[in-house]
RNA sequence: GAAGCAAGCCAGACAGCCGCCGGCCAUCGCAGGAUGGCGGGAGGAAGGUCCGGACUCCAUAGAGCAGGGUGACGGCUAACGGCCGUCCGUCGUAAGGCGCGGAACAGGGCCACAGAGACGAGCGUAUUCAGUUACGGUGAAACGCGGUAACCUCCACUCGGAGCAAUUCCAAAUAGGCACGCAUUGAGGCUGCUCGCGGAGCGUGCGGGUAGGAAGCUUGAGCCGUGGAGUAAUUCACGGCCUAGAGGAAUGGCUGUCAUAACGGGGCAACCCGUCGUAACAGAAUCCGGCCUAUCGGCUUGCUUCACUU
Numbered sequence: 001g002a003a004g005c006a007a008g009c010c011a012g013a014c015a016g017c018c019g020c021c022g023g024c025c026a027u028c029g030c031a032g033g034a035u036g037g038c039g040g041g042a043g044g045a046a047g048g049u050c051c052g053g054a055c056u057c058c059a060u061a062g063a064g065c066a067g068g069g070u071g072a073c074g075g076c077u078a079a080c081g082g083c084c085g086u087c088c089g090u091c092g093u094a095a096g097g098c099g100c101g102g103a104a105c106a107g108g109g110c111c112a113c114a115g116a117g118a119c120g121a122g123c124g125u126a127u128u129c130a131g132u133u134a135c136g137g138u139g140a141a142a143c144g145c146g147g148u149a150a151c152c153u154c155c156a157c158u159c160g161g162a163g164c165a166a167u168u169c170c171a172a173a174u175a176g177g178c179a180c181g182c183a184u185u186g187a188g189g190c191u192g193c194u195c196g197c198g199g200a201g202c203g204u205g206c207g208g209g210u211a212g213g214a215a216g217c218u219u220g221a222g223c224c225g226u227g228g229a230g231u232a233a234u235u236c237a238c239g240g241c242c243u244a245g246a247g248g249a250a251u252g253g254c255u256g257u258c259a260u261a262a263c264g265g266g267g268c269a270a271c272c273c274g275u276c277g278u279a280a281c282a283g284a285a286u287c288c289g290g291c292c293u294a295u296c297g298g299c300u301u302g303c304u305u306c307a308c309u310u
Stems, first nucleotide, its partner, number of pairs: 001306010012258007020041002023038006043281001047292002050290005055163004062195004067159005072086005087101001088099004102154002107152002109148003123136004167215004177206006189197002222241008259278002262275005
């Protein structure tokens, strides 16, 4: 200097004016609300809905079957199909990447083409009482306790269901309606079935009223810093911080300065001037931990290989 591997960070900043949403404080108002001040306001994936949960209800809470998930060993975690470490296998010169990682005499299925024949074999040559034994040809494999289970299956461990359109409360209105069927000889329900539990309405059709408001709703398995333990994932202790909560859906627009990518010019260099942009992928909707996918540009650290120089 070139080419790679692994990990982490950023996703413009500040100020002013105007506009939107929400919080706190003060004043005014019977109230709805108004005025002023002070803070806050969309990501690394917010996407996919592929996993796991927290939470809510079924519900008083079980057992079995069916069905599903995982699959070396050990650890982390609330948990997982995730993460970390070691082994094994495989790709790469390497740093590293990937994983389809239990069982083939429990049983079944499959093994293209070639070949006589692919698991009840028998082409050619030799041999034998005998496809009895040996060699050859085809083929990945020719009868050997073959191969294959990311084929069915068996084994081990494990798994209730549904989901914030969950659910809880308040107000108002109507017809606490009519008919048929089922139902304390046990309905509906426990969301596939059986047992069991449970204990009063349920199903279908016709007809009538209502569609309003509040909560759930953001303090979290939270984030940051320092130190200890550990190879690591992670965990413990101390200290600090509060960082959206809309409700048909807010989080924006303009100006200036600084910073910065690209392009052009000047300069030995440091740097200066000008133009243009804030780039791509893309926007919260109960929340969190993962995985996967999309993607512009920049920065930092460690490691590997090659070439050259000293």
Predicted 3D model of a 310-nucleotide RNA (Bacterial RNase P class A) from Noviherbaspirillum sp. A source record names the gene rnpB. Lineage of the source: Bacteria > Pseudomonadati > Betaproteobacteria > Oxalobacteraceae > Noviherbaspirillum. Of the family's consensus pairs, 98% are formed in the model. The RNAcentral record of the sequence draws on ENA. Its mean pLDDT, the model's own confidence on a scale to 100, is 80. Its Rfam family is "Bacterial RNase P class A". Rfam classes the family as a ribozyme. Rfam's curators write: Ribonuclease P (RNase P) is a ubiquitous endoribonuclease, found in archaea, bacteria and eukarya as well as chloroplasts and mitochondria.